[in-house]
Molecule: Glycine riboswitch aptamer
Organism: soil metagenome
RNA sequence: CCGAGCGGGAGAGACCCCCGAGCCGUCCCCGGGCGGGGCGGGGGAGCCGAAGGAGCAACCUUCCCCGGAAACUCUCAGGCGAACGGACCGCUCGGG
Numbered sequence: 001c002c003g004a005g006c007g008g009g010a011g012a013g014a015c016c017c018c019c020g021a022g023c024c025g026u027c028c029c030c031g032g033g034c035g036g037g038g039c040g041g042g043g044g045a046g047c048c049g050a051a052g053g054a055g056c057a058a059c060c061u062u063c064c065c066c067g068g069a070a071a072c073u074c075u076c077a078g079g080c081g082a083a084c085g086g087a088c089c090g091c092u093c094g095g096g
Base pairs, nucleotide, nucleotide: 001095002094003093004092005091006090007089008088015044016043017042018041019040020039023036024035025034026033027032046080047079048078052076053074054073055072059068060067
């Protein structure tokens, strides 16, 4: 320096609209109506940054060029219930 195992690990809405199949409660003229929590699909803005990616830069470096370079910046990607993921940190093991 690289890899594996274990543990910890943040941020941002279970947002709005439409469709569909259902569940519960209630009313009823048994055809249906109303209310409520979720599920699947589609669309729409908003937001977050710690997979990855990109950009600038302190610095590496005495001058210039080239190159490398962040947890900064951008949000392409990714994410905004849980789960998964997750930079980074700790411990253990293996390899170079």